Large-subunit ribosomal RNA, domain III from a Gammaproteobacteria bacterium, 387 nucleotides, folded computationally. Its mean pLDDT, the model's own confidence on a scale to 100, is 83.
[in-house]
Context: one part of a larger RNA
RNA sequence: GAGUAACGAUAAUGCGAGUUAAAAGCUCGCACGCCGAAAGUCCAAGGUUUCCUGCGCAACGUUAAUCGACGCAGGGUGAGUCGGCCCCUAAGGCGAGGCAGAAAUGCGUAGUCGAUGGGAAACGGGUUAAUAUUCCCGUACUUCAUAUUAUUGCGAUGGGAGGACGAAGAAGGUUAGGUGAGCCACCCGUUGGUCGUGGUGGUUUAAGCGUGUAGGAAGAAUCCUUAGGCAAAUCCGGGGGUUCAAUUCUGAGACGUGAUGACGGUCUCUGCUUGCAGAGAGAAGUCACCGAUACCAAGCUUCCAGGAAAAGUCCCUAAGCUUCAGAUAGUAUGAAACCGUACCCCAAACCGACACAGGUGGACAAGUAGAGAAUACUAAGGCGCUU
Numbered sequence: 001g002a003g004u005a006a007c008g009a010u011a012a013u014g015c016g017a018g019u020u021a022a023a024a025g026c027u028c029g030c031a032c033g034c035c036g037a038a039a040g041u042c043c044a045a046g047g048u049u050u051c052c053u054g055c056g057c058a059a060c061g062u063u064a065a066u067c068g069a070c071g072c073a074g075g076g077u078g079a080g081u082c083g084g085c086c087c088c089u090a091a092g093g094c095g096a097g098g099c100a101g102a103a104a105u106g107c108g109u110a111g112u113c114g115a116u117g118g119g120a121a122a123c124g125g126g127u128u129a130a131u132a133u134u135c136c137c138g139u140a141c142u143u144c145a146u147a148u149u150a151u152u153g154c155g156a157u158g159g160g161a162g163g164a165c166g167a168a169g170a171a172g173g174u175u176a177g178g179u180g181a182g183c184c185a186c187c188c189g190u191u192g193g194u195c196g197u198g199g200u201g202g203u204u205u206a207a208g209c210g211u212g213u214a215g216g217a218a219g220a221a222u223c224c225u226u227a228g229g230c231a232a233a234u235c236c237g238g239g240g241g242u243u244c245a246a247u248u249c250u251g252a253g254a255c256g257u258g259a260u261g262a263c264g265g266u267c268u269c270u271g272c273u274u275g276c277a278g279a280g281a282g283a284a285g286u287c288a289c290c291g292a293u294a295c296c297a298a299g300c301u302u303c304c305a306g307g308a309a310a311a312g313u314c315c316c317u318a319a320g321c322u323u324c325a326g327a328u329a330g331u332a333u334g335a336a337a338c339c340g341u342a343c344c345c346c347a348a349a350c351c352g353a354c355a356c357a358g359g360u361g362g363a364c365a366a367g368u369a370g371a372g373a374a375u376a377c378u379a380a381g382g383c384g385c386u387u
Stems, first nucleotide, its partner, number of pairs: 013031006032384004040364004046344002050342001051075006060068002080141002082340003086119003092113003098107003122139005142336011153321002158316004166303004172296003177290005182203006188196001204262002208257003215250004219244008228236002263285001266281007304307001350359002366378004
């Protein structure tokens, strides 16, 4: 220079009450404004206690601060079913022997790791200051072990099936969700009118179990035979015969049950700190229409560029076992360890030196108008961006 520029999106504040030494900024209330395919909600990554409560205001906060993601102290993360671990493999890594090399080391078989993929099983309600598909209540489900009952050819690291997959397009059936009516609770106007075709709010309920529908797929059953499936096979594949026209598999949703439950809103009483706690009583809870990008569906149709693997699973036999063991069905008992779980997550908590107008993958997707996830105004919810 200068008490000048600036104080980081022009979404916006005003008033009352409270607390306080002190209030434009904190708390509560009322009004106003802003977002609403987000500026809401839930995850992954990343952060690592920032979460909740009490006390505090030096510093941090672009101002003040009684407030805070700040300081101090205490508290908080509960799982057979969510995710990991586990079983399986992909790209890729490592790699016994082996090959190469003067060596260091490189490559690589068997194998062993490696998810961003495949593989068993849980929903609804309630509860905490802070956790909940984890606790509690109710109702379920899965796998394994042992015992037992009944029946019985079981058996793999081998064989086969399956798992198992592209893109685009179209039509259908549904549900989520929404809207209206009916029903239930409450209201009847401080400005003339408002008992009416009036107003406000509500009308919610899962997994599982039973049934097996709209639809989709394959002809089905049985017998004989067999140079294939590295051995074997009753399995799969090839060939042939007979019989039957249906049969089998799959499959959303609806309906019933779950539920004489839960939720729901109101009233009464009691206590005190006057909005909290406890006790008692306790409403309706239906129908129609619209309707998804969700489900049926890894379906169907078409096309060429021809679209992972392995295990779990099922069938088959080999060695072998055959009073056993094993297998199938039922019942009972037991087990299901360990790790993560707070909180932020388009952000003041992550990456950007900052409480930085930047960047950051996925899920949810209400109303009116609209082709629409555009746009505008709104709901739930959240904010008014710290002079």
Overview: The full RNA is in RNAcentral, with records from ENA.